About this RNA: Transfer RNA from a marine eukaryotic metagenome, 67 nucleotides, folded computationally. It matches the Rfam family "tRNA". Rfam's curators write: Transfer RNA (tRNA) molecules are approximately 80 nucleotides in length. The sequence is in RNAcentral, with records from MGnify.
[in-house]
RNA sequence: UCGUUAGCUCAGUUGGUAGAGCACCGGGCUUUUAACCUGUAGGUCGUAGGUUCGAAUCCUACACGAC
Numbered sequence: 001u002c003g004u005u006a007g008c009u010c011a012g013u014u015g016g017u018a019g020a021g022c023a024c025c026g027g028g029c030u031u032u033u034a035a036c037c038u039g040u041a042g043g044u045c046g047u048a049g050g051u052u053c054g055a056a057u058c059c060u061a062c063a064c065g066a067c
Stems, first nucleotide, its partner, number of pairs: 001066004007022004016053001025039004046062005
């Protein structure tokens, strides 16, 4: 100096209901599996404070990782 958001890889456009792909699970198809189609679930947004009507987003400290 940069990073930390779902099991993994990552978005999140200047503060206004947290998302995608893959994976998992259910269903369809198939003799079965895989593939394919389809549906659902899954988050204290690293931790603790502050500002604000409202914070993943702004501010401070700390933790961890990279240079």